Predicted 3D model of a 67-nucleotide RNA (c-di-GMP-I riboswitch aptamer) from uncultured Paraconexibacter sp. The RNAcentral record of the sequence draws on MGnify. The coordinates come from a structure-prediction model, not an experiment, and the mean pLDDT is 87. Its Rfam family is "c-di-GMP-I riboswitch aptamer". Rfam's curators write: GEMM was predicted in a large-scale screen for bacterial structured RNA regulatory elements.
[in-house]
RNA sequence: GCAAACCGGUCGUGAGGCCGGGACGCAAAGCCACGGGCCUCCGGUAACGGAGGAAGCCGGGCUGCCA
Numbered sequence: 001g002c003a004a005a006c007c008g009g010u011c012g013u014g015a016g017g018c019c020g021g022g023a024c025g026c027a028a029a030g031c032c033a034c035g036g037g038c039c040u041c042c043g044g045u046a047a048c049g050g051a052g053g054a055a056g057c058c059g060g061g062c063u064g065c066c067a
Base pairs, nucleotide, nucleotide: 001026002025006021007020008019009018010017011016024056030062031061032060034059035058036057038053039052040051041050042049043048
C1' cells in the first nucleotide's frame, strides 16, 4: 500500500458489480485474462453450442518497496 469473510445500501434473471463499514491475509492480493481450472444464464434428450462472471487456485508475461 492492498484487502478476505461478514454487515448495511444499491444495481443485476444470476454468477456477481459498486459505495460505506470491516480486516482474514498478501512482494507482488500491482498490471495482463494467454493456458488449465471455477461460477452463472440461454438453447438442447444428449453430445454440444452461444452469452456472461470472478480470479486472493495453478501455470505464464511485464513491472517492482525496505533490508